[in-house]
């Protein structure tokens, strides 16, 4: 100094799904439906010598969300710090 995985912080990008009705025309409330990517359970393909344990973006829709703003899994990029190699 390089390069591996990690966490952070900035910062790009970033999906799906809605009508109907009331009302004070303003986004409520209400009826029905629907969505999968916050978070949450659930199953288990593997990973683990065994037990213990960890696992999907699969399944459910509890909670979320269905105009635009938020939110937003996950990918990227600078950068910090920690980690292995050498």
């Nucleotide at each position: 100094a390089u390069a591996u995985c990690g966490a952070c912080u900035u910062u790009g990008g970033g999906a799906g799904a809605a009508c109907c009705a009331a009302c004070c025309u303003a986004g409520u409330u209400g009826g029905u439906g629907c969505c999968g990517a916050a978070g949450g359970a659930g199953c288990a393909a593997c990973c683990g010598c065994c037990c213990c344990g960890g696992a999907a973006a699969c399944u459910c829709u509890c909670a979320g969300g269905c105009a635009a703003c938020c939110g937003g899994a996950c990918c990227g990029a600078c950068g910090u710090c920690g980690u292995u190699a050498c």
Background:
A computed fold for an 86-nucleotide RNA from Octadecabacter ascidiaceicola, annotated as Glycine riboswitch aptamer. Its Rfam family is "Glycine riboswitch aptamer". Rfam links the family to the GO term glycine biosynthetic process. It was read from a public genome assembly, where an Rfam model found it. Its mean pLDDT, the model's own confidence on a scale to 100, is 76. Taxonomically the source falls in Octadecabacter (Bacteria, Pseudomonadota, Alphaproteobacteria, Roseobacteraceae).